Annotation: The prediction has a mean pLDDT of 80. Transfer RNA from Ulvibacter sp., 74 nucleotides, folded computationally. Rfam family: tRNA. Its family is annotated with triplet codon-amino acid adaptor activity in the Gene Ontology. The family's RNA type in Rfam is transfer RNA. Lineage of the source: Bacteria > Pseudomonadati > Bacteroidota > Flavobacteriia > Ulvibacter.

RNA sequence: GCCCUCGUAGUUCAACUGGAUAGAACAGGAAACUUCUAAUUUUCAGGUUGCAGAUUCGAAUUCUGCCGAGGGUG
Numbered sequence: 001g002c003c004c005u006c007g008u009a010g011u012u013c014a015a016c017u018g019g020a021u022a023g024a025a026c027a028g029g030a031a032a033c034u035u036c037u038a039a040u041u042u043u044c045a046g047g048u049u050g051c052a053g054a055u056u057c058g059a060a061u062u063c064u065g066c067c068g069a070g071g072g073u074g
Base pairs, nucleotide, nucleotide: 001073002072003071004070005069006068007067010026011025012024013023019057028044029043030042031041032040050066051065052064053063054062
């Protein structure tokens, strides 16, 4: 240089063939319980779906360019 895969919450991951308000667990805040802590229970918050465009009535999903990570290859 070329080819392939991936990028979604603080972390690890879902999200079906493009269609309802992008969800779960852990982590974090608050409350209950407890003498206190831990554990447990309840509850709350947290997202520019890597960036910028395109297609579409509608994009995390399709297409293009760029950035980043991993792998293959001369």